């Protein structure tokens, strides 16, 4: 890659668990997907427990807020990298 075959994966809803959270695993379920396979290496995005700064409180310890920071996250955002199933013209 073809209105092929065999077959595969499984969005969002809802349930149940882990998490601070983003998000992740299981079930239900299909939006969809030729690498919706595996991998944070590049670029991007999500989150901020902690730590950090700076207000407010308060004798204080400490509480609360706003900001910040990835060391969490996403491969179903691109691109790279590893691998890999079917194949007619």
């Nucleotide at each position: 890659g073809a209105c092929a075959a065999c077959g595969g994966c499984a969005a969002a809803c809802c349930c149940g668990g882990c998490g601070a959270a983003a998000g992740c695993c299981g079930g239900c379920g299909a939006c969809g997907c030729a690498a919706a396979g595996c991998u944070a290496c590049g670029a991007g995005g999500c989150u901020a427990c902690c730590g950090c700064g700076c207000g407010u409180u308060c004798a204080a310890a400490g509480a609360c807020g706003c900001g910040u920071c990835a060391c969490g996250c996403c491969a179903g955002u691109c691109g790279g990298g590893c691998c890999g199933c079917c194949g007619a013209a």

This is a predicted structure of an 89-nucleotide RNA (c-di-GMP-I riboswitch aptamer) from a soil metagenome. The RNAcentral record of the sequence draws on MGnify. The coordinates come from a structure-prediction model, not an experiment, and the mean pLDDT is 88.